[in-house]
RNA sequence: GGGUUAUUAGCUCAGUUGGUUAGAGCACACCCCUGAUAAGGGUGAGGUACCAGGUUCAAAUCCUGGAUAACCCA
Numbered sequence: 001g002g003g004u005u006a007u008u009a010g011c012u013c014a015g016u017u018g019g020u021u022a023g024a025g026c027a028c029a030c031c032c033c034u035g036a037u038a039a040g041g042g043u044g045a046g047g048u049a050c051c052a053g054g055u056u057c058a059a060a061u062c063c064u065g066g067a068u069a070a071c072c073c074a
Base pairs, nucleotide, nucleotide: 001073002072003071004070005069006068007067010026011025012024013023019057028044029043030042031041032040050066051065052064053063054062
């Protein structure tokens, strides 16, 4: 220098080829259970979806440019 893939909650990730509230597990807070703890059960908080534009009635999803990371080629 060329190419591929990834970026969504504190962490690990899903999201069905654009559609009606953006989700799961773990972690966290509170409550239940227990003599107490662990385990278990319930409730809740937590997200400008990496950034900026574009297309569309509507974008996490499609297009363009950029950033970061991993890998491959040279």

Transfer RNA from Lophurella caespitosa, 74 nucleotides, folded computationally.
Its mean pLDDT, the model's own confidence on a scale to 100, is 80.
Rfam family: tRNA. Its family is annotated with triplet codon-amino acid adaptor activity in the Gene Ontology. By type it is a transfer RNA.
The source organism's lineage runs through Eukaryota, Florideophyceae, Rhodymeniophycidae, Ceramiales and Lophurella.
The gene name in the source record is trnI.